Small-subunit ribosomal RNA from an uncultured prokaryote, 1460 nucleotides, folded computationally. The coordinates come from a structure-prediction model, not an experiment, and the mean pLDDT is 85.
[in-house]
RNA sequence: AAUGAACGCUGGCGGCGUGCCUAACACAUGCAAGUCGGAUGUGCCGCAAGGUGCAUGGCAGACGGGUGAGUAACGCGUGGGGAACCUACCCUUCAGCGGGGAAUAACAUUCCGAAAGGAAUGGUAAUACCGCAUACGACCACGAUCUGGGAUGUUCGUGAUCAAAGCCGGGGAUCGCAAGACCUGGCGCUCGAGGAGGAGCCUGCGCCUGAUUAGCUUGUUGGUGGGGUAACGGCCUACCAAGGCGACGAUCAGUAGCCGGCCUGAGAGGGUGAUCGGCCACACUGGAACUGAGACACGGUCCAGACUCCUACGGGAGCCAGCAGUGAGGAAUUUUGCGCAAUGGGCGAAAGCCUGACGCAGCAAUGCCGCGUGAGUGAUGAAGGUUUUAGGAUCGUAAAGCUCUGUCAGAGGGGAAGAACUAUUGUCGGAUAAUACCCGGUAGUACUGACGGUACCCACAAAGGAAGCACCGGCUAACUCCGUGCCAGCAGCCGCGGUAAUACGGAGGGUGCAAGCGUUGUUCGGAAUUAUUGGGCGUAAAGCGCGUGUAGGCGGUUGUCUAAGUCUGAUGUGAAAGCCCGGGGCUCAACCUCGGAAGUGCAUUGGAAACUGGGUAACUUGAGUAUGGGAGAGGAAAGUGGAAUUCCGAGUGUAGGGGUGAAAUCCGUAGAUAUUCGGAGGAACACCAGUGGCGAAGGCGGCUUUCUGGACCAAUACUGACGCUGAGACGCGAAAGCGUGGGGAGCAAACAGGAUUAGAUACCCUGGUAGUCCACGCCGUAAACGAUGGGUACUAGGUGUCGCGGGUAUUGACCCCUGCGGUGCCGCAGCUAACGCAUUAAGUACCCCGCCUGGGGAGUACGGUCGCAAGAUUAAAACUCAAAGGAAUUGACGGGGGCCCGCACAAGCGGUGGAGCAUGUGGUUUAAUUCGACGCAACGCGAAGAACCUUACCUGGGCUUGACGUCCCGAUCGUACCUAGAGAUAGUUGGGUGCCUUCGGGAACCGAGAGACAGGUGCUGCAUGGCUGUCGUCAGCUCGUGUCGUGAGAUGUUGGGUUAAGUCCCGUAACGAGCGCAACCCUUAUCCUUAGUUACCAGCACGUAAUGGUGGGGACUCUAGAGGAACUGCCGGUGUCAAGCCGGAGGAAGGUGGGGAUGACGUCAAGUCCUCAUGGCCCUUAUAGGCAGGGCUACACACGUGCUACAAUGGCCGGUACAGAGGGCAGCAACGGGGCGACCCCGAGCGAAUCUCGCAAAGCCGGUCUCAGUUCGGAUUGGAGUCUGCAACUCGACUCCAUGAAGUCGGAAUCGCUAGUAAUCGCGGAUCAGCAUGCCGCGGUGAAUACGUUCCCGGGCCUUGUACACACCGCCCGUCACACCAUGGGAGUUGGUUUGACCAGAAGUCGGUAGUCUAACCUUUGGGGGGGCGCUGACCACGGUGUGAUUCAUGACUGGGGUG
Repeated sequence: AAUGAACGCUGGCGGCGUGCCUAACACAUGCAAGUCGGAUGUGCCGCAAGGUGCAUGGCAGACGGGUGAGUAACGCGUGGGGAACCUACCCUUCAGCGGGGAAUAACAUUCCGAAAGGAAUGGUAAUACCGCAUACGACCACGAUCUGGGAUGUUCGUGAUCAAAGCCGGGGAUCGCAAGACCUGGCGCUCGAGGAGGAGCCUGCGCCUGAUUAGCUUGUUGGUGGGGUAACGGCCUACCAAGGCGACGAUCAGUAGCCGGCCUGAGAGGGUGAUCGGCCACACUGGAACUGAGACACGGUCCAGACUCCUACGGGAGCCAGCAGUGAGGAAUUUUGCGCAAUGGGCGAAAGCCUGACGCAGCAAUGCCGCGUGAGUGAUGAAGGUUUUAGGAUCGUAAAGCUCUGUCAGAGGGGAAGAACUAUUGUCGGAUAAUACCCGGUAGUACUGACGGUACCCACAAAGGAAGCACCGGCUAACUCCGUGCCAGCAGCCGCGGUAAUACGGAGGGUGCAAGCGUUGUUCGGAAUUAUUGGGCGUAAAGCGCGUGUAGGCGGUUGUCUAAGUCUGAUGUGAAAGCCCGGGGCUCAACCUCGGAAGUGCAUUGGAAACUGGGUAACUUGAGUAUGGGAGAGGAAAGUGGAAUUCCGAGUGUAGGGGUGAAAUCCGUAGAUAUUCGGAGGAACACCAGUGGCGAAGGCGGCUUUCUGGACCAAUACUGACGCUGAGACGCGAAAGCGUGGGGAGCAAACAGGAUUAGAUACCCUGGUAGUCCACGCCGUAAACGAUGGGUACUAGGUGUCGCGGGUAUUGACCCCUGCGGUGCCGCAGCUAACGCAUUAAGUACCCCGCCUGGGGAGUACGGUCGCAAGAUUAAAACUCAAAGGAAUUGACGGGGGCCCGCACAAGCGGUGGAGCAUGUGGUUUAAUUCGACGCAACGCGAAGAACCUUACCUGGGCUUGACGUCCCGAUCGUACCUAGAGAUAGUUGGGUGCCUUCGGGAACCGAGAGACAGGUGCUGCAUGGCUGUCGUCAGCUCGUGUCGUGAGAUGUUGGGUUAAGUCCCGUAACGAGCGCAACCCUUAUCCUUAGUUACCAGCACGUAAUGGUGGGGACUCUAGAGGAACUGCCGGUGUCAAGCCGGAGGAAGGUGGGGAUGACGUCAAGUCCUCAUGGCCCUUAUAGGCAGGGCUACACACGUGCUACAAUGGCCGGUACAGAGGGCAGCAACGGGGCGACCCCGAGCGAAUCUCGCAAAGCCGGUCUCAGUUCGGAUUGGAGUCUGCAACUCGACUCCAUGAAGUCGGAAUCGCUAGUAAUCGCGGAUCAGCAUGCCGCGGUGAAUACGUUCCCGGGCCUUGUACACACCGCCCGUCACACCAUGGGAGUUGGUUUGACCAGAAGUCGGUAGUCUAACCUUUGGGGGGGCGCUGACCACGGUGUGAUUCAUGACUGGGGUG
């Protein structure tokens, strides 16, 4: 795009078309083929005219109408042929229609039968039937004749045979009783001739699929004789011959009516064969003939069968694939309508009759076409809906309103065309004796319409009665809200849906089409996706493993002839309709109509001769032969050689050998291994040896001989296209395997043992049989690979190598130049998707063959062929998926490679894991144990501090505009006491009038009320912002322009060095740049300078028991400001003259001096909605808010992080020394006093370099303990207290006395740390009423070790492989288990189709005929001829018997396959 469509929703009108695609299933009922009285007899009605029946007869019934079952065929299409044919009615034409005969139906009577129907007797007519006459002519026979030829032809002559029917109208004369004869007109009939139209036959070409159908055929192929037909012919028959068809697809099987056309397509094609038209076939199924011009006959006959109906059971009737209609089937297809008015058909002289053909109407949006459902104006942009950022936006000029119009529908009125015939009258003409009749023309009159009062027209009223469907994620025009929450659902493909769905459902809006719109089915297109036009085969599917060669296809050069192909002209045909073009008619269109064009085809004929083909004559360049050479693992056979392994014998010799990652099995004291000599036997041939050679491929390797194939080179001679390819066919064909017979050293499937391992039916080891070897015969496959078929020609080069030759040169071998043939590498153009190929093409062309057409199923099943078997070959389908695949790219990954780094390992030190306790988590428990965090990167984390509060949780009792914010109104605040209560709260009483003011008021607070609203630590961190963790302070991450690539992308950023560093240098199709690195910032280490209080005190002075206490000083320390200093700057070495590295000097510090802050692009949907903010959702007398109590503190258990220990480098006691950095007013608190102590009393000083916390501790000195569960260790428990605080019961810290648990250095495993670090020691701070073993800081003491980068972990760069891309925590294979699906096998079973054999044989035709009957003709009257019936033979349908073939279905069980 289309549709004979169906389904869903919807539906106003008209025109024109179309309407059982399924069950060629079964059919009730009605109708669909009759007509003629002018062929004839007769019944009935009628006075008659006439009418109406029955029957004979004629014509028609073979048309028209239906259907597509069958048919793969001369069935259809197209073009021819017929010297091989027929043709009723019609037209033209020739001639004729004389004279006789015998019956019969109807009818009447009788009889049989239920009926259908039938029988007998009698009698009758014809255009029915039968002789005779005539015969243009036809047929037959005979004889001639014509023609280039004509066979069965033409023409002529003779002989014989063969026809007919009458009816109607008119009529002056003549005849006749009449009828009529006769004349005339019309119709009809007969024998011929021709035509038109129609039918039959033959034939070239064309017309589906299957080779898993390869051979078929006996009337078969041909001939002769005969028969038969309208006609040729094996069409039939007898005989003779043995042919005929087939890979150019016979036969068989399946499917199918064919065509004009129709649909699609640019075309070529593909699909289709409804309606209309042509042909064919069929008429319940099968068979058969009759009649006839025509049938083997849809509404005829006979027979058989199935079915239905009637029946008196004896018999009968029927056949909608005619029109309607019914049932059934189905997704699905109409009225039991009107009319012969028109067109057409049958009959008739005609009127007319018949006509379900046809014309109309009805039903159906089933299709095409047309029309309408209103038009203009109208902004308060109404109401309402939807949405919203709450302003608005949108439906929307849409509506309303105002002004108009009147198509369609409605109702009223008018109102066609379709009608011409025919009849009749007049007139003209024809015929005729004729003014009659008849025929033709013309004028008038009369009559005829189913549709239908329809089309159309007029006037009337009224916007009144008339819009839906699908879609809105992309493809694809059209977007939002709500609901739902991987549910419900959608889906053509991709795919949507797991709480913000433009994809589901609804709504609003929009888009598209519109009386329709969607969906489904089917066909073509897109699809160059079967490729003729117009594809491919190295790696995507695809080159046969290789050759020889048959058919076939293709084929060198030059003449000449031909004209098959080819080209060109003409003629015929290519039906009509349709398509196309141009006119015309319906108002337009659809539709109808007229004309033209086209119809690419076929046939005939004229011409051309380039090319192809054919014939012929030549040629030599393709191909081949001959001669001479050399190369070679080419093949076959026979012989022969040495090395090595093994075995045997002998000798020497002694304890091991062998084997492996390490071992063991194994061999060996019965003497191995090792070594020497001798022997046996089999197999293979080191070095040479080479991207060297040979061969078609497989393949071929010691040497010699014999036989033998091919290629190459050189120079000439010869043949003269002899060539290339190659379906089938034939041959060769590694290894393994098979058969028979040998052989068997080594090796070695199977097998055994030993190891390895979770296992190890493996890899490793020790053994070891087939086999490997030979001969003969099979097999016929390989990643049989260059994954690249063969041949020929052409298209830049460079460089090796092998064989032969030429030139030059040489003593010679080389070197060098060059020709031919092979074999490699690199590379241009070109090609290629890329990779790559590139004179050995995958380039450019031609020829031939093979092969491919998504993945899986499957190279499988079935069938065939081959094979001894194994198996090979040929080779599907169901079903299933939306991919499978190639090449390249970027990442990621690797028990790949290279380089490098990090407390990553190693080297060390100290821990954790064991104990007790603290703390966090899991789990469990609970009314609640609030919530979050979960590998590193959750777990002393949020929490810098849960007794109440906090608090979010639980229980209980209370509140509802609310504890808090804004708005409105009103009055006023605040506070104290008492009572009830656990308190919130409620009630009573008392006291009281604040702040600012420009004096208008304002602000704050309070109370009650009404709502708007508040509130939520409720959910979603996977809707978010912000913040944070982590890789990682790792050195990376990118961009612009350029260049390369079809592209993804690459380059830059890679490479050589170097660095902590993508740090720097050099190189470089790249050149630059950005974010990171580094530096700039803070701190610390040194110096200088400035300043000098609360800090400092050297010198001077004063003072004290003592103290920077005081005056003073500005030196020092220090404080805190500003500066300097370090940059590989200097020297040496090294390095590429570089960057840099190594060493050294100087220096407080040396190579980023130490530390901090600083965290690229990004990753982890990492963490957080419970800090805060925030979308959406949810709650609103509760999920909000207030209160009391409880809980977050539970405890069989498990884990993380810590503290304290286990002791002597220690514990205890006494004495004694030295910090830093901080804090302090609801605070730090001195001095003094009390208490064993926690602490208490008092309270100077200090908002702090001033006062205070505040004695630092380890250390040092001295003493004691003496290896023990202790003078270690301090848990736990009892008692007594202190402090904070409304309040220490659940549940605080501390003190004292008493108690004195586990623990004696910690399994597997695991953590931190590289220097002022680890370890160890104490001090401070935040939070905080109180409460650190945690956290954040501070200083004191103060180590050990690093060979090094193999390994573990993490990371960076380059490279490589990849089937990964959620990226190795990836992907993915097979069995097993379960469910479902299709399929193969299967003892069989049930159907369909069918070959061949046999039995049987209805009706019918043909043949025969002894039976029987017999009107026409003949007769010599006896009969004959002819015919009917009967009987019988042949053929034959249905049917039957048994054997096969093929196919569908089904089958216990079973095999594999697919999906989940």